[in-house]
Context: one part of a larger RNA
């Protein structure tokens, strides 16, 4: 671990609902006790006592009324408007262990100190070595002491070291030689030592050189029993089929947040209404203050004039006057911003009538579950306009949902699976091969394997549209040639001659040449540019808007079309064919619910028939009992084999074992169906 066995909503007794039966203004017995059986029972007696037929009041009471109150007023509850009660099954709930297993605990009475922890008696054990304390003698020494030598002497929680006690390091071992060991090393070893024997202390107690340590491999309270089936808002697991309907994951409360209650959301049954109800369209008619806009208000914030006032400076005996490249209100002008600004303002939505399509709706009563949601579009918050991040409104899909598609992929695209067909048609998405369908038509772009991953930015990449200048009176390039005078312009400066820098930027001569683009030089000087003219022959430059694309492009083993590859098989636009799902059609089938025939179980129609949680229906099959009929030594159950029947549970028939009991119908009663429970102290492998 596998197999088989066994394993979980039950009894009992109020209470409510529905189902069916009695009887009915009534219904009904209890304990008992009779007769008949007698392991059961069954009939009758029994009217106590319950519920019902009458309420109101706390109550006396009163009574179709009555309480309240002074009230004959109002108001409150009744009446008028009558159906219960016994029983039987079912669902639910209430006390009970109350589906089933599972606690750590709590509490009684007892049972341990043979481990060990302290104490108490009485016993025992410590190889060998080393140190040399006080004392005490002698001698020395002293006025005596004191003190020193030398030598006796034999202390110590004294030293080194076995046995004997402990357990430091490290290594083994870790299903072990062992539920603490074994090998190295290592402290102690005469002491507060170790140790044998016997004894003393006991569970809120012991005992403790103090670790919460130890008390029988257990100790922040031993261990067995017993209360005991303690409780468990938690976890797990709860065993046959088929059919109908189907959820939620919100609110409000909650010592509440992984739990409830009560409403919303699902189910069944009934009443009592037929459009009352929902939803979609068309009209007619509301309100608003959202998007968006705007500045008329609130407020925020740029600049421009202006320049209240104010800072600074000059002047001034004082009053004050005067300047400001300073700040700057308030009013004007232009151009902005705003959840908590609005002169203004929408699409939706929402809501009311009518009218049409289609759909039944409301109450009452029994059951529920669920109150952890997820992502994905859009609109907001919060967060960093992060997060597979939170948290709201709204729709979607998963949740509870298969199937195609997206390479794989709960949530996205297409589309809701009752069965069957080796029958059609689609939709998303596809059609060169892997792999079902075009190497399908035009017309284009694309040269990057872009396409098959990304910004800011950069670029004579390439297609298209446009706008302006030049251009046979020769344009753009390119090639020769001039490019000069006044002058080295003024000033600055050592110097400044086109070319450090400042200011100005004229004129002649010219075909044309700037008080000079740009290198260069101390300063000059050269070289070169605008500009000219020559040669040379057709288009040149400049900008703008856009299509595809390039470069930015760095993560660690080799990879960002699914691969193979592709130059279309890649983008853009039309367009035509095809593939292509459980969709949708055909053909048969099963069933559920209506309605309408017939006929009382059949037929047409018509709408259905994904499903967790759950609610509701119908049925399989296991044991036993009543009855009632069958089989069975000419072979019953059981077991093994088996291609057979039913829509499922499930049921036959045949052979072989087996060797005595067993089925079918009908109605009853349950110890009534296993794959789970870290299930079982059954049993096998």
């Nucleotide at each position: 671990g596998c197999c088989a066995g066994c394993g979980a909503g039950u009894u009992a007794u109020g209470c409510u609902a529905c189902a069916u039966g009695g009887c009915a203004a009534g219904g009904u017995u209890a304990a008992a006790g009779a007769a008949c059986a007698u392991a059961c029972g069954u009939u009758c007696u029994g009217g106590a006592g319950c519920c019902g037929u009458a309420g109101g009041g706390a109550a006396a009471c009163c009574g179709a009324g009555u309480g309240u109150u002074a009230a004959a007023a109002g108001c409150g509850c009744g009446a008028a408007u009558g159906a219960g009660u016994c029983a039987u099954g079912u669902g639910g709930u209430a006390u009970a262990g109350a589906c089933a297993c599972g606690a750590a605990a709590c509490u009684a009475a007892g049972u341990g100190a043979u481990c060990u922890a302290u104490c108490c008696a009485u016993g025992g054990u410590c190889a060998g070595g080393u140190u040399g304390a006080a004392g005490c003698a002698a001698c020395a020494g002293u006025a005596a002491c004191a003190u020193g030598u030398u030598g006796u002497g034999g202390a110590g929680g004294a030293c080194c070291g076995a046995a004997c006690c402990a357990g430091u390091u490290g290594a083994c071992g870790u299903u072990g030689a062992a539920a603490a060991g074994u090998c190295u090393u290592u402290g102690g070893a005469u002491g507060a030592a170790c140790u044998g024997u016997g004894g003393a202390u006991a569970g809120g107690g012991g005992u403790g050189a103090a670790a919460g340590g130890c008390c029988a491999a257990u100790c922040a309270a031993a261990c067995u029993u017993g209360g005991a089936g303690a409780u468990a808002u938690c976890u797990u697991g709860u065993u046959c089929u088929c059919u109908c309907c189907g959820a939620a994951a919100u609110a409000a409360c909650u010592u509440u947040a992984g739990g409830g209650u009560u409403a919303g959301c699902c189910u069944u049954g009934g009443u009592u209404u037929u459009u009352a109800u929902g939803u979609g369209c068309u009209u007619u008619g509301g309100g608003g203050g959202u998007a968006g806009a705007g500045c008329a208000c609130u407020g925020g914030a740029u600049c421009c004039a202006c320049g209240c006032g104010g800072g600074g400076g000059a002047c001034u005996a004082c009053c004050g006057u005067c300047c400001u490249a300073c700040c700057a209100a308030a009013g004007g002008g232009a151009a902005c911003c705003a959840a908590a600004c609005u002169c203004c303002g929408a699409a939706u939505a929402c809501u009311a009538a009518a009218g049409u399509a289609u759909u039944g709706a409301a109450c009452c009563a029994g059951g529920a579950g669920a109150u952890a949601g997820a992502c994905u579009g859009u609109g907001g918050g919060g967060g960093a306009u992060a997060a597979g991040c939170u948290u709201c409104a709204u729709a979607g899909u998963c949740g509870a949902g298969a199937g195609g598609g997206g390479a794989a992929c709960a949530g996205c695209c297409c589309a809701g699976a009752c069965c069957g067909u080796c029958g059609a048609u689609u939709a998303a998405g596809g059609u060169c091969c892997c792999a079902a369908a075009u190497u399908c038509u035009a017309u284009g772009c694309u040269a990057a394997g872009u396409g098959u991953g990304u910004a800011a930015g950069g670029a004579a990449g390439u297609g298209a549209a446009g706008u302006c200048u030049c251009u046979a009176a020769g344009a753009c390039a390119g090639u020769u040639g001039g490019a000069a005078u006044g002058u080295u312009g003024g000033c600055u400066u050592a110097g400044a001659g086109g070319c450090a820098g400042c200011a100005a930027u004229c004129a002649u001569u010219u075909a044309a040449a700037g008080a000079g683009u740009g290198c260069g030089u101390a300063a000059c000087a050269g070289c070169u540019c605008a500009c000219c003219a020559a040669u040379c022959g057709a288009g040149a430059g400049a900008c703008u808007u856009u299509g595809c694309g390039c470069c930015g492009a760095u993560a660690a083993u080799a990879u960002a079309c699914g691969g193979g590859a592709c130059u279309a098989a890649g983008c853009a636009u039309a367009g035509a064919a095809c593939c292509g799902a459980a969709a949708u059609c055909a053909c048969g089938g099963a069933u559920u619910u209506g309605u309408a025939a017939u006929u009382u179980a059949u037929u047409a129609c018509a709408a259905g028939u994904g499903g967790u949680a759950g609610g509701a229906g119908a049925g399989c099959g296991u044991a036993g009992u009543a009855u009632a009929u069958a089989c069975g030594u000419u072979g019953a159950a059981g077991c093994u084999a088996u291609a057979c029947c039913g829509a499922a549970a499930g049921g036959a028939g045949u052979a072989g074992u087996g060797g005595a009991g067993u089925g079918u119908a009908u109605a009853c009663u349950a110890g009534u169906g296993a794959a789970g429970a870290u299930g079982c102290g059954u049993g096998g492998c």